[in-house]
RNA sequence: AACUUGAGAGUUUGAUCCUGGCUCAGAACGAACGCUGGCGGCAGGCUUAACACAUGCAAGUCGAGCGCCCCGCAAGGGGAGCGGCAGACGGGUGAGUAACGCGUGGGAAUCUACCCUUUUCUACGGAAUAACGCAGGGAAACUUGUGCUAAUACCGUAUGAGCCCUUCGGGGGAAAGAUUUAUCGGGAAAGGAUGAGCCCGCGUUGGAUUAGCUAGUUGGUGGGGUAAAGGCCUACCAAGGCGACGAUCCAUAGCUGGUCUGAGAGGAUGAUCAGCCACAUUGGGACUGAGACACGGCCCAAACUCCUACGGGAGGCAGCAGUGGGGAAUAUUGGACAAUGGGCGCAAGCCUGAUCCAGCCAUGCCGCGUGAGUGAUGAAGGCCCUAGGGUUGUAAAGCUCUUUCACCGGUGAAGAUAAUGACGGUAACCGGAGAAGAAGCCCCGGCUAACUUCGUGCCAGCAGCCGCGGUAAUACGAAGGGGGCUAGCGUUGUUCGGAAUUACUGGGCGUAAAGCGCACGUAGGCGGAUUGUUAAGUGAGGGGUGAAAUCCCAGGGCUCAACCCUGGAACUGCCUUUCAUACUGGCAAUCUAGAGUCCAGAAGAGGUGAGUGGAAUUCCGAGUGUAGCGGUGAAAUGCGUAGAGAUAUGGAGGAACACCAGUGGCGAAGGCGACUUUCUGGUCUGGAACUGACGCUGAGGUGCGAAAGCGUGGGGAGCAAACAGGAUUAGAUACCCUGGUAGUCCACGCCGUAAACGAUGAAUGUUAGCCGUCGGGCAGUUUACUGUUCGGUGGCGCAGCUAACGCAUUAAACAUUCCGCCUGGGGAGUACGGUCGCAAGAUUAAAACUCAAAGGAAUUGACGGGGGCCCGCACAAGCGGUGGAGCAUGUGGUUUAAUUCGAAGCAACGCGCAGAACCUUACCAGCCCUUGACAUCCCGAUCGCGGACCCUAGAGAUAGGGCUUCUCCUUCGGGAGCAGAGUGACAGGUGGUGCAUGGUUGUCGUCAGCUCGUGUCGUGAGAUGUUGGGUUAAGUCCCGCAACGAGCGCAACCCUUGAUCUUAGUUGCCAUCAUUAAGUUGGGCACUCUAAGGUGACUGCCGGUGACAAACCGGAGGAAGGUGGGGAUGACGUCAAAUCAUCAUGCCCCUUAUGACCUGGGCUACACACGUGCUACAAUGGACGGUACAAAGAGCUGCAAGACCGCGAGGUGGAGCUAAUCUCAUAAAACCGUUCUCAGUUCGGAUUGUAGGCUGCAACUCGCCUACAUGAAGCUGGAAUCGCUAGUAAUCGCGGAUCAGCAUGCCGCGGUGAAUACGUUCCCGGGCCUUGUACACACCGCCCGUCACACCACGAGAGUUUGUAACACCCGAAGUCGGUGGGGUAACCUUUUUGGAGCCAGCCGCCUAAGGUGGGACAGAUGAUUGGGGUGAAGUCGUAACAAGGUAGCCGUAUCGGAAGGUGCGGCUGGAUCACCUCCUUU
Repeated sequence: AACUUGAGAGUUUGAUCCUGGCUCAGAACGAACGCUGGCGGCAGGCUUAACACAUGCAAGUCGAGCGCCCCGCAAGGGGAGCGGCAGACGGGUGAGUAACGCGUGGGAAUCUACCCUUUUCUACGGAAUAACGCAGGGAAACUUGUGCUAAUACCGUAUGAGCCCUUCGGGGGAAAGAUUUAUCGGGAAAGGAUGAGCCCGCGUUGGAUUAGCUAGUUGGUGGGGUAAAGGCCUACCAAGGCGACGAUCCAUAGCUGGUCUGAGAGGAUGAUCAGCCACAUUGGGACUGAGACACGGCCCAAACUCCUACGGGAGGCAGCAGUGGGGAAUAUUGGACAAUGGGCGCAAGCCUGAUCCAGCCAUGCCGCGUGAGUGAUGAAGGCCCUAGGGUUGUAAAGCUCUUUCACCGGUGAAGAUAAUGACGGUAACCGGAGAAGAAGCCCCGGCUAACUUCGUGCCAGCAGCCGCGGUAAUACGAAGGGGGCUAGCGUUGUUCGGAAUUACUGGGCGUAAAGCGCACGUAGGCGGAUUGUUAAGUGAGGGGUGAAAUCCCAGGGCUCAACCCUGGAACUGCCUUUCAUACUGGCAAUCUAGAGUCCAGAAGAGGUGAGUGGAAUUCCGAGUGUAGCGGUGAAAUGCGUAGAGAUAUGGAGGAACACCAGUGGCGAAGGCGACUUUCUGGUCUGGAACUGACGCUGAGGUGCGAAAGCGUGGGGAGCAAACAGGAUUAGAUACCCUGGUAGUCCACGCCGUAAACGAUGAAUGUUAGCCGUCGGGCAGUUUACUGUUCGGUGGCGCAGCUAACGCAUUAAACAUUCCGCCUGGGGAGUACGGUCGCAAGAUUAAAACUCAAAGGAAUUGACGGGGGCCCGCACAAGCGGUGGAGCAUGUGGUUUAAUUCGAAGCAACGCGCAGAACCUUACCAGCCCUUGACAUCCCGAUCGCGGACCCUAGAGAUAGGGCUUCUCCUUCGGGAGCAGAGUGACAGGUGGUGCAUGGUUGUCGUCAGCUCGUGUCGUGAGAUGUUGGGUUAAGUCCCGCAACGAGCGCAACCCUUGAUCUUAGUUGCCAUCAUUAAGUUGGGCACUCUAAGGUGACUGCCGGUGACAAACCGGAGGAAGGUGGGGAUGACGUCAAAUCAUCAUGCCCCUUAUGACCUGGGCUACACACGUGCUACAAUGGACGGUACAAAGAGCUGCAAGACCGCGAGGUGGAGCUAAUCUCAUAAAACCGUUCUCAGUUCGGAUUGUAGGCUGCAACUCGCCUACAUGAAGCUGGAAUCGCUAGUAAUCGCGGAUCAGCAUGCCGCGGUGAAUACGUUCCCGGGCCUUGUACACACCGCCCGUCACACCACGAGAGUUUGUAACACCCGAAGUCGGUGGGGUAACCUUUUUGGAGCCAGCCGCCUAAGGUGGGACAGAUGAUUGGGGUGAAGUCGUAACAAGGUAGCCGUAUCGGAAGGUGCGGCUGGAUCACCUCCUUU
């Protein structure tokens, strides 16, 4: 000195907090597998088949016990026997065993060879037998007869210190010799040591779906037996013994020191090393011996294997090697007794697969190396790239060094204290050569350190969890780069940890899983005050023990380390002893605060039996009376002319008790409600007295226990499962209606469950209040209160608690005691088994399999066939349409060579297209080109090429020819440019992806919203602000307020229009003055107008309402009045909305074609369907004639006047105008006349014919217009549906863009010019607040069950089959013990040869292994068929649940139905909404 020790993360959600599971990061291993592999040290190495084993070895030794035989001259050596000691140790394995087996600590009734100490003895005799000889049997193993012989083999006698027995007289009982004379041995006894046997306390796995077990069982006595106590055994007697503190049974398992993990407490484990036990092919048995019921001994039975001459025999690797087999998997048929030990021997020595070493294996731990320094053209190559560069990377090469390890050569130990060294020529040391021989594995989405490119395209694949992959994958595969570890690295398996996720340390149960439906009460647990005693618990000290090794500490030894050694600490335990006595316990005594008794009062739907009452429903009788009644959303079934319903009256019968009535009362809970009464339980208040802890809780147990249901017998009015009919519906086994049976009621007996709920076990104590209410008491004061107290029942609320919601003296707070229950979701409260029940069923209660969640509370949204408020041409009130007709136009569909493409509810469809005959054009057919129709660069050659014009061929592109001509600068040499030819880089793509994108646009919506900073509140998501009261078109403004401010939106600023002023006065205007056909001209700028700038409108003023506000209503003034009208202006965001075909653009694709050119065709098709329009259907009109008034635009490739021609479209020709000047350009409806007179018309104009006009290269497919002729449909439009609130709708015309031409479309302009709005119930859309939610892809959501198909595990199942442990009976080997006679028999006895005592064999008996039979028990496997369960792709039928889920849902029960489910009865709120009541808070 022995110490100091605790980390979290991912995953449920749109997000949050919690609960809760799953998963990961760590350490470890007797490991295995994959890839790779230089050296050494120290360790380790069949976890599976206690499966079977070839071969060799693993236990022998002693001649100083004995005889015989062999070799040898002898000395000596050898052999088989007799005899002694040792083969009970050492070595192996873990099958069995849940046990005194093991661990720990004790105990008494024992033995102990060899060893040590002490005492004593070691005398005298006898009879055999193996070996050996002879003769046999057998294949062999082996064996028989007969004869001889020795001993430390065997037997007897004597003696006997001590020993044993005893009736106390006595009796019993031993030995072995060898020899070199030193010793070694032998017997008896006592003691020790060592080892062993036995007994006891405590500890030692799981299951109660194992609850009763036990006849030698428990005890006693006698006897036997053992080394020893004992039912250990036996006879008799008694009836005990064990068990909920878990007996018995079943399953599993060798136990421990230790090992791994952990902060610890614990949890898991029991390889190597060490202690104990058990076993030795399986089962039984004894013998010998000090010790065994004996791994390498014996006997028997069984299985297996081997030999055999078929008659019989032999064997046992769980010893060391090794073989086969099993298995994912585990080594050499090695060396030596040199060391350490063991056996025998006096010893030399022999034996020793114990042991010491070596071999194999990265199996583990530890150490070392694979080089070091320098080296920037930052080499080459690789990879990436924004093309600049970056990175690999000082890395390499190069240069200068070193030699650990390995290699070669030499020397060479310790281990041995005299000799003796397998290891081993090993460790170590010295010398030598040369960078030489020596690096891999895994990972790189997050957890988790480390990123890019290519390939692939929900494929291939990855994955520990979450999850990745559907064409831009840091997640697959490859490469480059990077990270980690390193002779290893990953994976798999297992254990502990994290996991406080079984919670002793250290959890919970209102809603997450979890309080028994309620009580009484047994065992048990816990328990008031005081005193004394005791010392069991408790505390302190001492003693014994807690093996060694291990762990830890300090030292030391191998170069270090691993490893090893020495010493210490520790081993948290058990036993024992002494002391202390506060607390707990025991004993004794006392007390009254807990509990109870008594007395006097009190309230009550407490229970039970009997009796009585009135209202109502129904039915019956008779009366009045007539056509309906009843029922519903609407109906029908039903009842009624045979008289219903209605009305009045009489009667019958059953059930339930209006009002009072109340978060009022009583009861343990279920529950209890008319009145009277019998019997009866409990509670509360007050009080003198009494008992004296008698208490609390309560496993099992017992009792009570709604509704439904069952049994027997009654009863039956109403209601009403089932059932029937009618409706509804796609269907309607439902909701609704008409009927209606069990049942509901009574008595008796069962059942024993409910959302049996306060989802909150019982009891005691403590901890702010305020306000109600029920039953008592006391005090004050008075007739109504106040104060206080006890008991009950409610509301709000502080501290505290809670995940939050919430609870809060009636706790879910703070404490104590006892009981019950929980440990992810599903499977499942199910199966099997047990118990109960008449049954229905109840109770107890799993597993396989499957998922990564299931769940609670709260938040923000979204949604609701929830609520409130508000708005909008949303409805309503109106006007006019669409939908019917014809035509135009767009779309779908169809067709086609092509009918190019896109747009698809609102928000696609007269949309892209502000204008497809060619072009456009993207489509189709055909012809044709390939650096290209278009762009840039490179290259070399040319003086021409190209352009304009003309000709030929051709459909044209194109091809050929002709003619003519040449840009700029210049120092005149040339240069530059254009052009064509070639080459390759590239061009090109209206090809794909709008779900890779930018930009643009639509829509909600010109709706009033959307956010932020700071502060505050909340654990948090979030809330507040932004809600509330008013008000507004408005989150507009005011007031209030834990908010105060701010931003984007609103409004305003902008444009236009409405009034006026100033300025200006041409192309505009004309009052006055002249003038003309005419503002035509002079003149003028007053007016109109034009276009610049001002003014004006702000709820500013008045009155009222309102809260003294904001604001609203009315009024005045004013051109205009409450954002004056219109426009532009579009917040945060939503729809993967639209567009790759406007444009841009990533990636992919095509490259003599998906590019380019050309001709022709198509986009214009046509049975049909839809959208948007035009024209109509006529008289408010058509036609004809006359006549009046605009605005806003456009015009040079243009608008075009006047004039002329044509019926007309138009033509000829051309003044003027680049526009307040000229032109388009007569506005039309209106108005004034005439005519038509209700008709398919003088309406309507489609269609068609003919003839023309215009544009254009061209009018056939396929343009517009004109004239004449023709004259369809259509007479106001079904269901449905659209627009519009004022200069609006409706109606009328005019202009423009596009454009050669083409307008019913689109965009503008003015003219004429209404009706209606009570109002917000309803439809649609939207905003705010609130509520419910199982939705968050957000209701186009979620989600339930049957059925069909596939797969998986499980249950039932006629049975079949295997095993286990018992039981009963039969048989009964070997063997011990007992008995036994008629067999055999050396020692001793006696007489003398017979016999006796004994002994052996035999036989008999008890016990008994294996075996057989039988009926049961338990467990496993399998089984036609069958049942539910789980999981699967997008199947089928419905829509049960979540919103009031469209019939509120759920629980129990009964019944019915394809299915979810429906209905009845009772219960619950874990039901929305509205109303009422009560209570609380504030004033």
A computed fold for a 1483-nucleotide RNA from Sinorhizobium meliloti, annotated as small-subunit ribosomal RNA. Its mean pLDDT, the model's own confidence on a scale to 100, is 84.